[in-house]
Formats: sequence, structure tokens, C1' cells
RNA sequence: CGGUGAGGUAGAGGCGCAGACAAUAUGAGUAGUCAACUGGAGAAUGACAACUGUGAUGGUUGAUAAAAGGAUUGUUUGCCGAAGCGUAAUGAGGGUCAGACUUAUUAUUGCUGGUACAUCUUUGAACAGGGGAUGCACUGUCAUGCUAACGAAUGUGCAUGGAGAACUACUGAUCGA
Repeated sequence: CGGUGAGGUAGAGGCGCAGACAAUAUGAGUAGUCAACUGGAGAAUGACAACUGUGAUGGUUGAUAAAAGGAUUGUUUGCCGAAGCGUAAUGAGGGUCAGACUUAUUAUUGCUGGUACAUCUUUGAACAGGGGAUGCACUGUCAUGCUAACGAAUGUGCAUGGAGAACUACUGAUCGA
């Protein structure tokens, strides 16, 4: 001086991601409880226990009357595989057990760069929001090709493609002269 980039540090994408606290609306005049009438044997995913003919599950009327999750706004914290989803294991939840569901942790180097919109599906009280699949657009990054300025470089723009274990910068490691 040139090449490669183990490790470490810092950084960029943008309506960027996740968490905590507070307020507000929705949930809802709903669930539940009580009283009256009706009704006539069970009800919850299955079994058992408890309850029930001294009337169950229901229905009508009246009185009383929530909560959780999710949402919006504000403040704030941690960050850029931030995070989300799938699979497996373990623990917790409800009268007990099992299943399903919810939730927490761990593993897997399984999938996804990010955001918006549309359709289907799932969850949800919801036409809100979340998850999944597909399509499509924008955007960031890298690679390849083309392109204006004489030419080259820098780099403007365009096209195609890939993925975050990535990309950029510094440090540092290593190889060659």
C1' cells in the first nucleotide's frame, strides 16, 4: 500500500418496534344478584363431586349493577431481530381430573428487512384492534446491469434480484507485496 473481515464498539431505515403509568370512551344498562310470573328436567366439552321436584337449564317483567381483554390520548423507559409468528417442553389458572383455551419461561439459529392497502380465514361485544395466508404498492440496504455531465471516479436516475446471522463506519485480527 492492497485484499479478506474472526471479534468488539457505534450507527441508519420510519406513521419504526415493544413495555410501564395515568385519563377517557367502548364493553353495557350487558353478565351477575334479588323479587314476581311462566315453564317443567337437568345444565356446563367429557367424567366425578356439589346444586336441583323445598323446582334446574331457559323465557318475561321490575330493581340493582360490574369487570377483563382490546382501543384513543398524554407522559415515560428500553431499543433496531427492535419485535411478531410457528413447533416442542415445563409451570400456573378455574370445585377435581382430562381435553381445549389463556398466560409465563426455555429451546429451536423454523419463517418474516419495514410500512400501507385489498381479499380470505381466525380471535374479539365490535363494522375497532390483533394473528395467519395470498396479492400488490412504497421504502431502506446490498449486488449486477444501463445512464446525463468529453472520459474516468464520485455519484443522479432507472431496471432486475437477494436477505437482518444482514448493511454502514471505526477499531482490531489476518494474508500478500
Molecule: Lysine riboswitch aptamer
Organism: Oceanobacillus massiliensis str. N'diop